[in-house]
RNA sequence: CGCCGAAUCCUGUCACCGGAAGCGGGAAACGAGGUAAAUCCGUCUGACAGGAGCGGGGGACCCAAUUCCGCCGGACACGUUCCGGCUAGGGGUGAAGUCACGGCAGAACCACGCGCCCCGGAGGCGCGCGGCCGGCCGUGGCCGGGCACCACUCCGGCCCGAACCCGACAGCUCACCUCGCAGGCGUCGGAGAGGAGA
Numbered sequence: 001c002g003c004c005g006a007a008u009c010c011u012g013u014c015a016c017c018g019g020a021a022g023c024g025g026g027a028a029a030c031g032a033g034g035u036a037a038a039u040c041c042g043u044c045u046g047a048c049a050g051g052a053g054c055g056g057g058g059g060a061c062c063c064a065a066u067u068c069c070g071c072c073g074g075a076c077a078c079g080u081u082c083c084g085g086c087u088a089g090g091g092g093u094g095a096a097g098u099c100a101c102g103g104c105a106g107a108a109c110c111a112c113g114c115g116c117c118c119c120g121g122a123g124g125c126g127c128g129c130g131g132c133c134g135g136c137c138g139u140g141g142c143c144g145g146g147c148a149c150c151a152c153u154c155c156g157g158c159c160c161g162a163a164c165c166c167g168a169c170a171g172c173u174c175a176c177c178u179c180g181c182a183g184g185c186g187u188c189g190g191a192g193a194g195g196a197g198a
Base pairs, nucleotide, nucleotide: 001186002185003184004183008052009051010050011049012048013047014046015045016025017024018023029043030042031041033040053181054180055179056178057177058176063171070086071085072084073083074082075081076079089169090166091165092164093163097142098141099140100139101138102137103136104135106133109131110130112128113127114126115125116124117123118121143161144160145159146158147157149195150194152192153191154190155189156188
């Protein structure tokens, strides 16, 4: 100095830093670091308050949609109840989804088979195999996001598709309520028509 992203800007105060001090900075100052030149790199980090701006979530009428019941523990007035917990239903932030195939491991559930038990039922327990379900890994398709002054369209190329949160609950949404302003980087060409700048 620039990029992705909502994740920026301004003011004040302090820790703190430099200086003998007034004071300056809050990153200045310093550096025999580094570069074509740098606001790059090192010492080097943080807190509070206020304002502006930016980006989300919840939440009526109208409209849209319209069948309620997840699992575990506890309580009793025994229920579509109440309280606490959980996440595989559902929802949210985000570009970060979806489909197919293959592999791996697995709680519960379902079907079948075998064994045992209670004793004769549409029973219970255990094991095995398969299914279902979700999880992880890999490959491919579709879709979504990024590629350097800004925005748009087209063509080719490259890269990415994580993570987290709510907790059975959320359509839209005026008023109203509420949360966030992190993090990661230094990166391709061609054509068209604009803007900005020199």